[in-house]
Context: one part of a larger RNA
RNA sequence: GAUGAACGCUGGCGGCGUGCCUAAUACAUGCAAGUCGAGCGCGAAGUAAACGACAGAAGUCUUCGGACGGAAGAUAUUUAUGGAGAGCGGCGGACGGGUGAGUAACACGUGAGCAACCUGCCUUUCACAGGGGGAUAACAACGGGAAACCGUUGCUAAUACCGCAUAACAUAUAAUGUCGGCAUCGACAAUAUAUCAAAGAUUUAUUGGUGAAAGAUGGGCUCGCGUCCGAUUAGUUAGUUGGUGAGGUAAUGGCUCACCAAGACCACGAUCGGUAGCCGGACUGAGAGGUUGAACGGCCACAUUGGGACUGAGACACGGCCCAGACUCCUACGGGAGGCAGCAGUAGGGAAUAUUGGGCAAUGGGCGAAAGCCUGACCCAGCAACGCCGCGUGAAGGAUGAAGGUUUUCGGAUUGUAAACUUCUUUGGUCAGGGACGAAACAAAUGACGGUACCUGAAGAACAAGCCACGGCUAACUACGUGCCAGCAGCCGCGGUAAUACGUAGGUGGCGAGCGUUAUCC
Numbered sequence: 001g002a003u004g005a006a007c008g009c010u011g012g013c014g015g016c017g018u019g020c021c022u023a024a025u026a027c028a029u030g031c032a033a034g035u036c037g038a039g040c041g042c043g044a045a046g047u048a049a050a051c052g053a054c055a056g057a058a059g060u061c062u063u064c065g066g067a068c069g070g071a072a073g074a075u076a077u078u079u080a081u082g083g084a085g086a087g088c089g090g091c092g093g094a095c096g097g098g099u100g101a102g103u104a105a106c107a108c109g110u111g112a113g114c115a116a117c118c119u120g121c122c123u124u125u126c127a128c129a130g131g132g133g134g135a136u137a138a139c140a141a142c143g144g145g146a147a148a149c150c151g152u153u154g155c156u157a158a159u160a161c162c163g164c165a166u167a168a169c170a171u172a173u174a175a176u177g178u179c180g181g182c183a184u185c186g187a188c189a190a191u192a193u194a195u196c197a198a199a200g201a202u203u204u205a206u207u208g209g210u211g212a213a214a215g216a217u218g219g220g221c222u223c224g225c226g227u228c229c230g231a232u233u234a235g236u237u238a239g240u241u242g243g244u245g246a247g248g249u250a251a252u253g254g255c256u257c258a259c260c261a262a263g264a265c266c267a268c269g270a271u272c273g274g275u276a277g278c279c280g281g282a283c284u285g286a287g288a289g290g291u292u293g294a295a296c297g298g299c300c301a302c303a304u305u306g307g308g309a310c311u312g313a314g315a316c317a318c319g320g321c322c323c324a325g326a327c328u329c330c331u332a333c334g335g336g337a338g339g340c341a342g343c344a345g346u347a348g349g350g351a352a353u354a355u356u357g358g359g360c361a362a363u364g365g366g367c368g369a370a371a372g373c374c375u376g377a378c379c380c381a382g383c384a385a386c387g388c389c390g391c392g393u394g395a396a397g398g399a400u401g402a403a404g405g406u407u408u409u410c411g412g413a414u415u416g417u418a419a420a421c422u423u424c425u426u427u428g429g430u431c432a433g434g435g436a437c438g439a440a441a442c443a444a445a446u447g448a449c450g451g452u453a454c455c456u457g458a459a460g461a462a463c464a465a466g467c468c469a470c471g472g473c474u475a476a477c478u479a480c481g482u483g484c485c486a487g488c489a490g491c492c493g494c495g496g497u498a499a500u501a502c503g504u505a506g507g508u509g510g511c512g513a514g515c516g517u518u519a520u521c522c
Base pairs, nucleotide, nucleotide: 001521002520003519005518006517007516008515009514012391013390014389015388016387017386018384019383020349025347026346027345029344030343031342034091035090036089039088040087042085046081047080048079049078050077059068060067061066098302099301100300107227108226109225110224111223112222113221114220117219118218122215123214124213125212126211127210128209130164132162133161139154140153141152142151143150144149170195171194172193173192174191176189177188178187179186180185200207201206202205228274229273230272235265236264237263240262241261242260243259244258245257246256247255277299278298279297280296281292282291283290284289304325305324306323307322308321327338328337329336330335355381357380358379359378363377364375365374366373367372394424395423396422397421404415405414406413407412428463430458431457432456433455434454438449466511467510468509469508470507471492472491473490477506478505479504480503481502487494488493
């Protein structure tokens, strides 16, 4: 000098940041990923109309038996509208958000490479979209179950699913030609045959669909170099190292398998053990270097523990699925449900770290033609002197150097222009009035923050100072108390009767809404 700090004493305001470093411990509750009716079939409530009968509403009277009254239409049915709600289907849930457990590795950084690769949405270009089919959820009926949920039968739609047609690219096969090669053969070209596509919607102007080529973006893989400690770890390795062939993959490859060979790594540190996410950066330092990896940005890994695949352009998938383990919960004991290292919040651990807040107004994301819906991303507010920065706690005058305190050689000295007193100012705070930018989109509308910032006015010095030190290092000294006691202390060292070193007081020095201490790094 620095800190994601903590502790002690103290504490006025504002701006901008930051805030579980420990138990990757366990989690109550709420929210954090939906959306599309312009893909599809259902469809509750409601609304309107039609039909239709007097069966008679409100109200009044009543002797409580009923009587009067005479409105409009209920219910049912049909049609239209409507659209809650699940369901099929599409796209998105692989982004965004969290954490740092694991990992010493092509994980990261940097520089190359892929003639060995993939890429939804987006952009550009070309071509196409003909004609059919069979189901199924929802729904209904019945049934089973405590529940979660499930079964049987029946019905139905699609941009869901499946053939056929068309066919460029591609792939495979066949023969031909050219080139290369000693040859088996390889490369290229064109030909023939075989295989492979589609979807419609509506408000009629769009939008969507299929194939191919290219781009963009994102990813996959390979390699050179660099990346902690230990030799009180010296040998390690059998799919191990290489080859041939096959399988597998988007793709190379022992990635996997069969066979063959016996290799491969290592004192330039293999293997083993320990520790650790890496980097841009950050702190410090004149630099070289040392330390570090909170916040912000890039990459990686993980999602209760271990394993697995499915779907998909993309995952071996935090808020998907399956199996196993541990744990928690429900149960009718037959069986089920769950996963905060998302945002808040709780318990626990700890020296220690915040609100179960507001809003989608902005920025961004998903879906949608759009309106819009969703968004604990984000924007804001709340809490905390945790950090940095700014401001205030008044200013000028004021000597009889008042009183009081302390001290004294009793003369005085000091506190000290300090106070009182006079004059002045009003930042912050308080009250009153006004009041934004952020809002952009043809126009209009649209602000959580917020009646906030800011502006104007009013009153009034009014409401706002502490902490540490004073032997030397090191700026700052006396008195009393204590008497090797009580205590101090970073080092040297103080204290045993005159302690500038302990405790208190006065004074002084330093910093100041902070000041000290502790811890860690340079």